A computed fold for a 116-nucleotide RNA from a Trueperaceae bacterium, annotated as SAM riboswitch aptamer (S box leader). It was read from a public genome assembly, where an Rfam model found it. Of the family's consensus pairs, 86% are formed in the model.
RNA sequence: CUAUUAUCAAGAGCGGUCGAGUGACCUGGCACCCUGACACCGCAGCAACCAACCCUCUGGGUGAGGUGCUAAGUCCAGCUGGGUACAAAUUCAUCAACGUACCCAGGUAGAUGUAG
Numbered sequence: 001c002u003a004u005u006a007u008c009a010a011g012a013g014c015g016g017u018c019g020a021g022u023g024a025c026c027u028g029g030c031a032c033c034c035u036g037a038c039a040c041c042g043c044a045g046c047a048a049c050c051a052a053c054c055c056u057c058u059g060g061g062u063g064a065g066g067u068g069c070u071a072a073g074u075c076c077a078g079c080u081g082g083g084u085a086c087a088a089a090u091u092c093a094u095c096a097a098c099g100u101a102c103c104c105a106g107g108u109a110g111a112u113g114u115a116g
Stems, first nucleotide, its partner, number of pairs: 001116004006112003013043005021032003026078004044070003049066002052062004074109001079106008
């Protein structure tokens, strides 16, 4: 880089070094952060994709190997479709486009695994 009808609401933190931004990119929010974030290193842990092993083998289990992960849903929204509610004018009623808020499904992008 390419492919994947794979997974992404669950889970799991302490110490050391560093010293100013960080949460992938853009926009807008929101959050973390000199009481030291982010990053790196060590140890510990989570998970079970690959590998391995076990069993009562369409499945289940173990966790000594290779990755990955250990703030917040991939932090949230953005694009498309659907649903619910609200809502002005009006004597009243009905319809409900646009809009706003929320919810659901999908898409795009990204991350991780696997294969090349």